[in-house]
């Protein structure tokens, strides 16, 4: 170098196909429950999507170039 699949809150995944305010779980914070603690409720912080750039009113999504991970095959 080829060829495939991948990169999105602390984790682990969705969401791209059909472009329109990024979402579920688990963890963390608070505060209810309870003698307490778990578990249970409840609220809440935390990504503007791997980098540039292009096209569009509007980009995770569409198009080009690049870097990272992972399988094939040689």
């Nucleotide at each position: 170098g080829g060829u495939a699949g991948g990169g999105u809150g602390g984790a682990g995944c969705a969401g791209u196909c059909u472009g329109g305010u990024a979402g579920c779980u688990c963890g963390c914070u608070u505060g209810g429950c309870u003698c307490a603690u778990a578990a249970c409720c409840a609220a809440g912080a935390a990504a503007c999507c791997g980098c540039a750039g292009g096209u569009u009113c509007a980009a995770a999504u569409c198009c080009u170039g690049c870097c990272c991970c992972u399988g094939c095959a040689a």